The RNA shown here (c-di-AMP riboswitch aptamer (ydaO/yuaA leader)) has 155 nucleotides and comes from Rubrobacter sp. The source organism's lineage runs through Bacteria, Bacillati, Rubrobacteria, Rubrobacterales and Rubrobacter. It matches the Rfam family "c-di-AMP riboswitch aptamer (ydaO/yuaA leader)". Rfam describes the family as follows. This family represents a conserved RNA structure found upstream of the ydaO and yuaA genes in Bacillus subtilis and related genes in other bacteria.

RNA sequence: AAGUUGCCAACGCCGAGUCUCCGGAGACGGAGAGCGGGGGACCCAACAGGACCUGAUGGUCCCGGGGUGAAUCACCAGUCUGAGUGCUGGUGUAGGGCUUAACUCUUUCGGCCCGAACCCGUCAGCUAACCUCGUAGGCGUAGAAGAAAGAGGGC
Numbered sequence: 001a002a003g004u005u006g007c008c009a010a011c012g013c014c015g016a017g018u019c020u021c022c023g024g025a026g027a028c029g030g031a032g033a034g035c036g037g038g039g040g041a042c043c044c045a046a047c048a049g050g051a052c053c054u055g056a057u058g059g060u061c062c063c064g065g066g067g068u069g070a071a072u073c074a075c076c077a078g079u080c081u082g083a084g085u086g087c088u089g090g091u092g093u094a095g096g097g098c099u100u101a102a103c104u105c106u107u108u109c110g111g112c113c114c115g116a117a118c119c120c121g122u123c124a125g126c127u128a129a130c131c132u133c134g135u136a137g138g139c140g141u142a143g144a145a146g147a148a149a150g151a152g153g154g155c
Stems, first nucleotide, its partner, number of pairs: 010141005018033006034135006044125001049062005064123001065120004073092007095114005103152007
């Protein structure tokens, strides 16, 4: 000097997940405010789906339904299976995020990513009053993919 790893602070990102007060050495606990979610009338909406059998009523088999979230859907290959609607991988995709470092928001072009996971337990459409729950967790930065327009506020 370069590289790598760890910790702290600052700044920044996804997300509702922030702030104030009290208790506590702290971790946390409690009460509020703010933000976010669920349940819940009138009215309105809705009153399942597929296959087989039966003259018909109907019967048999398969399949429940819903919530948070951007995270849906399609095709291909493999695998399990009596059979998928299951599982794994791949390619796309509805949809979502980041990217201009004096601030915030919106838009266009370009670039880079995500397109998961979990919960309820046969049950919930919308929904005023009302009831109730959460306020987590996870990441990035010394390098280079940024270039414009508008609005607000500030200096």